[in-house]
Molecule: SAM riboswitch aptamer (S box leader)
Organism: uncultured Mesobacillus sp.
């Protein structure tokens, strides 16, 4: 960079640490009744495992848009729908705006390249 799958759930009133933090823009929000960063704590199956159904076949192995176990394997994550909206289209409306739904765009996180 390029694929693809996910993103309405879910995580401490604990230490350390000081001031910023929520990607960007803009708007709203968090923060000295302490932010970010660490550490511990916790959360949750993406991958890897296991276990069972399916299916193929080289009959003990292989594969799955299938079920399930399990956090002492890799990672990830712990305000607020990925906080809101950013571009298009349709419907609605009390109409220079709103407001809904549908994709797009971008972003995060898995796994393969």
């Nucleotide at each position: 960079u390029c694929u693809u799958a996910u993103c309405a759930a879910g995580a401490g009133a604990g230490g350390u640490g000081g001031a910023g933090g929520g990607a960007a823009g803009u708007g709203c929000c968090c923060g000295a009744u302490g932010a970010a960063g660490c550490c511990c704590g916790g959360c949750a199956a993406c991958c890897g495992u296991c276990a069972g159904u399916a299916a193929g076949c080289u009959u003990g192995c292989u594969u799955a848009u299938c079920u399930g176990a399990a956090a002492c394997g890799g990672u990830g994550c712990c305000a607020a729908u990925u906080c809101a909206c950013u571009c298009a289209a349709a419907g609605c409306u009390g109409a220079u705006g709103g407001c809904u739904u549908u994709g797009g765009c971008a972003g995060a996180u898995g796994a393969g390249a």